Large-subunit ribosomal RNA, domain II from a Candidatus Buchananbacteria bacterium, 693 nucleotides, folded computationally.
It was read from a public genome assembly.
The coordinates come from a structure-prediction model, not an experiment, and the mean pLDDT is 84.
NCBI's taxonomy places the organism under Bacteria, Bacteria candidate phyla, Candidatus Buchananiibacteriota.
Context: one part of a larger RNA
RNA sequence: GCCGGCGAGUUAUCGUUUGUGGCAAGGUUAAUCCCUUCAAGGGAGUAGCCGUAGCGAAAGCGAGUCUGAAUAGGGCGCAAGUCGCAGGUGAUAGACGCGAAACUACGUGAUCUACGCAUGGCCAGGUUGAAGGGGAUGUAAAAGUCUCUGGAGGACCGAACUCAUUAACGUUGAAAAGUUAUGGGAUGAGCUGUGCGGAGGAGUAAAAGUCUAAUCAAACGUAGAGAUAUCUCGUACUCUCCGAAAUAGCUUUUGGGCUAGCCUCGAGUAAUUUUCUUGCGGGGGUAGAGCUACCGAAUGGGGAUAGGGGCCCACCAGGUCAUCUUCCCCAACCGAACUCCGAAUACCGCAAAGAUUAUCUCGGGAGUCAGUCCGUAGGGGAUAAGCUCUAUGGUCGAAAGGGAAACAACCCUUGACCGCCAGCUAAGGUCCCUAAAUCCGGCUAAGUUAUUAAGGAAGUUGGAUUGCGGUGACAGCCAGGAUGUUGGCUUAGAAGCAGCCACCAUUUAAAAAGUGCGUAACAGCUUACUGGCCGAGCAGUCCGGCGCCGAUAAUGAUCGGGAAUAAGCCGGGUACCGAAGCUGCGGAUUUUUGGACGGGUUCGCCUGUCCGAAAGUGGUAGGAGAGCGUUGCUGCCUGCGUCGAAGCCAUACGGUAACGAGUGGUGGAGCGGCAGCAAGUGAGAAUGCUGGC
Numbered sequence: 001g002c003c004g005g006c007g008a009g010u011u012a013u014c015g016u017u018u019g020u021g022g023c024a025a026g027g028u029u030a031a032u033c034c035c036u037u038c039a040a041g042g043g044a045g046u047a048g049c050c051g052u053a054g055c056g057a058a059a060g061c062g063a064g065u066c067u068g069a070a071u072a073g074g075g076c077g078c079a080a081g082u083c084g085c086a087g088g089u090g091a092u093a094g095a096c097g098c099g100a101a102a103c104u105a106c107g108u109g110a111u112c113u114a115c116g117c118a119u120g121g122c123c124a125g126g127u128u129g130a131a132g133g134g135g136a137u138g139u140a141a142a143a144g145u146c147u148c149u150g151g152a153g154g155a156c157c158g159a160a161c162u163c164a165u166u167a168a169c170g171u172u173g174a175a176a177a178g179u180u181a182u183g184g185g186a187u188g189a190g191c192u193g194u195g196c197g198g199a200g201g202a203g204u205a206a207a208a209g210u211c212u213a214a215u216c217a218a219a220c221g222u223a224g225a226g227a228u229a230u231c232u233c234g235u236a237c238u239c240u241c242c243g244a245a246a247u248a249g250c251u252u253u254u255g256g257g258c259u260a261g262c263c264u265c266g267a268g269u270a271a272u273u274u275u276c277u278u279g280c281g282g283g284g285g286u287a288g289a290g291c292u293a294c295c296g297a298a299u300g301g302g303g304a305u306a307g308g309g310g311c312c313c314a315c316c317a318g319g320u321c322a323u324c325u326u327c328c329c330c331a332a333c334c335g336a337a338c339u340c341c342g343a344a345u346a347c348c349g350c351a352a353a354g355a356u357u358a359u360c361u362c363g364g365g366a367g368u369c370a371g372u373c374c375g376u377a378g379g380g381g382a383u384a385a386g387c388u389c390u391a392u393g394g395u396c397g398a399a400a401g402g403g404a405a406a407c408a409a410c411c412c413u414u415g416a417c418c419g420c421c422a423g424c425u426a427a428g429g430u431c432c433c434u435a436a437a438u439c440c441g442g443c444u445a446a447g448u449u450a451u452u453a454a455g456g457a458a459g460u461u462g463g464a465u466u467g468c469g470g471u472g473a474c475a476g477c478c479a480g481g482a483u484g485u486u487g488g489c490u491u492a493g494a495a496g497c498a499g500c501c502a503c504c505a506u507u508u509a510a511a512a513a514g515u516g517c518g519u520a521a522c523a524g525c526u527u528a529c530u531g532g533c534c535g536a537g538c539a540g541u542c543c544g545g546c547g548c549c550g551a552u553a554a555u556g557a558u559c560g561g562g563a564a565u566a567a568g569c570c571g572g573g574u575a576c577c578g579a580a581g582c583u584g585c586g587g588a589u590u591u592u593u594g595g596a597c598g599g600g601u602u603c604g605c606c607u608g609u610c611c612g613a614a615a616g617u618g619g620u621a622g623g624a625g626a627g628c629g630u631u632g633c634u635g636c637c638u639g640c641g642u643c644g645a646a647g648c649c650a651u652a653c654g655g656u657a658a659c660g661a662g663u664g665g666u667g668g669a670g671c672g673g674c675a676g677c678a679a680g681u682g683a684g685a686a687u688g689c690u691g692g693c
Base pairs, nucleotide, nucleotide: 001693002692003691004690005689006688011093012092013091014090015089016088017087018086019085020084021083022082023081026050027049028048032044033043034042035041054061055060064076065075066074067073096234097233099231103224104223105222106221107220108219115197116196117195118194119193120192121191122190123188125157126156127155128153132149133148134147135146136145137144161185162184163183166181167180168179169178200216202212203211237627238626239625240624241623242622247260248259249258250257251256261368262367263365264364265363266362267361268360273358274355275354277352278351279350280349281348282347288341289339290338295335296334299331300330301329302328303327306325307324308323309321310320311319312318371396373394374393375392376391377390378389379388380387401412402411403410417587418586419585420584422583423582424581428577429576430575431562432561433560437574438573439572440571441570442569443568449564455549456548459546460545461544462543463542464541465540466539467538468537476533477532478531479530480529482506483505484504487501488500489499512527516525517524588617589616590615591614592613593612594611595610596609597608598607599606600605628682630679631678632677633676634675635674636673637672639671640670647666648665649664650663651662653660654659
């Protein structure tokens, strides 16, 4: 891991509520006792409990009473219960199951290991050569020196022994700590045998929270004990009806709870309760707008009302200004905490027409309190976030189907009871993959389509407008483009062309006191301007459409692909495809309702079967209902069975499902149907338990 088996809302008591049954102003027995084919059961037993009257602190009064001065108002009362059985649910108990880390009590452990005590054992061989001693030398005597002897040391090297430095291997090992090589100590604070000692908040510890039997920041065993677990996981057959929430308030509260909200089931009220549309009537201060209507902010221009300041003024008086504040005028403007104004919606009330009990009241049962994205109005943030916080609507959540290549949240305002090799549509599509298409008018040349901006550009196309043009524009070509003069000044020079000033006049078809290049300065080239050739449009500005550049990422690219000049984009027409939507046909079921036929009846009605009609039948948490199957018991079938039970195998049968038959084989002794009753009653999951493989 697989397969088989086991495996989780139980039981008792007391409440509460629903159903059902008995009796009913009453209902009922408990212990105990008696009888009885075994059991079951029957009888006695009225002690007690609940109800029949409440109110008040009480005296007390009483369908009332208390408060109160009150004959007022208000509070609590005044309509049947009780005993069984069954279902839901609460409380108390382990209370759906499994699961702690821990706490306490009493014991068991020092055969491992740490330390101590007692008594034993062990340490090859080699090296060094302390103190002390003898001799010699030395001296007055010494010290000292030399030499021999001696054999000290947590001395040296190195086996046994002991430890474990480094490395590799091993790491489902040979081994729950080892092997090999290397390494440390090896007469010492050494190693070791045996016996003994002290223990769980305690021991022991050359101290590491070490060690105390492979267990240690508090051992192990048993018990309290099924500790507790606002936590995680798991919780077993089927179908039908309805169907949420992720919010508010409070909370040592924020992943928990309680009450309300929202769901479900039952009973009741029938009131225009609820809801939709229209009309009428309301209050508002949002969007917008406005501000010489306040508060506040604030730009430009003009004026000069008042005050200050600078300057001119000896003082007075006055004048003046690139000045400040104020005031007036003109033009333009801002504000969530500004408003002279002011919607649409929303909300409230009334009326009418629809829908129709959807509303509301009481009672039983819940779940929910982490929400999500999208649109809209906003706050926070950076007018960032698949960000965060509100409001409002929708989706998902709990929703399948079609579209968006794929894609909870987007689109189809599509909501799947079942079947059909029928039809129509939605969004979206109609060249091929791939179901379905053609026509008309434009645009695009970029494969734009099929990624974005500031910004840039004689792309192309449409519109508006200005100027020039057969008295010849625009472009091009041919020719001219001169004279006073090298204007004056400046300057080394300044001659159209460094700079300053002026910018005249003449000849002309025209020609600047010079547009640019150029020279040291001249020269030279060129332009403006003019003529000729040519012959029809030219030159700008603005506003649109579609394109271009801007355009950069890491394995190989791409619009979903192929490919496409439309099969791209814009506009229009007509078809078609396209979903579990709608329609058609058949069937099932729920609710309401109509009819027919039965049963019961307290005549109010309750209940069953059949035939129609209408409206429904997605669904998580959850509520409600109806069933299937398993085991045992009771009654009946005076059931089945060696002429073959259960179980197992095969099989094209029946039922909406859980499931149930028939037949054949196997098997070899028990089993079923109907009506009830009672549960150790349904497994795929719990890192479930257990057996097998």